Molecule: transfer RNA
Organism: Holophagales bacterium UBA5704
RNA sequence: GCCGGUGUAGCUCAGUUGGUUAGAGCGCCUGACUGUGGAUCAGGAGGUCCCCGGUUCGAGUCCGGGCACCGGUACCA
Numbered sequence: 001g002c003c004g005g006u007g008u009a010g011c012u013c014a015g016u017u018g019g020u021u022a023g024a025g026c027g028c029c030u031g032a033c034u035g036u037g038g039a040u041c042a043g044g045a046g047g048u049c050c051c052c053g054g055u056u057c058g059a060g061u062c063c064g065g066g067c068a069c070c071g072g073u074a075c076c077a
Base pairs, nucleotide, nucleotide: 001073002072003071004070005069006068007067010026011025012024013023019057028044029043030042031041032040050066051065052064053063054062
């Protein structure tokens, strides 16, 4: 360089044929419980869906370009 894959909450990941409000577990915060803590229970906060553009009435999802990471492959040394 070429080919393929991945990118969504702090972490690990879902997300249906493109459809109204974007979710789970863990973690975090608050409260209950407890002598204290853990565990458990209840509630809560937390998102530029990698970036830019396009298609569409409507995009996390489709298309184009780019970036980052992973794997394969080729070339030079």